[in-house]
RNA sequence: GGUCCCGUAGCUCAGCCCGGAUAGAGCGACCGCCUCCUAAGCGGUAGGCCAAGGGUUCAAAUCCCUUUGGGACCG
Numbered sequence: 001g002g003u004c005c006c007g008u009a010g011c012u013c014a015g016c017c018c019g020g021a022u023a024g025a026g027c028g029a030c031c032g033c034c035u036c037c038u039a040a041g042c043g044g045u046a047g048g049c050c051a052a053g054g055g056u057u058c059a060a061a062u063c064c065c066u067u068u069g070g071g072a073c074c075g
Base pairs, nucleotide, nucleotide: 001074002073003072004071005070006069007068010027011026012025013024020058029045030044031043032042033041051067052066053065054064055063
C1' cells in the first nucleotide's frame, strides 16, 4: 500500500444481508418482595441521539461516500 471483518446500555452481544413506526437480551446498578440478617430466588425502574460527519429516501442502527479506532490476511 491492497482486500476483508468489527465499533449498538457500565460489560458481553443480538438486530444490519432484505430500510418501517416507542432499539432488545443476559450480566451488572438501583428500588421493592421474601429472610432474624446476608446470599439465592421473584417483581420493577433507570441507563444507548447505534464510532464521527455527509448523502440517498416519506422513512436509515440497517443502503452509499469520507474519516476514525481495533483486528485478520496479502504484498
Molecule: transfer RNA
Organism: uncultured Erysipelotrichaceae bacterium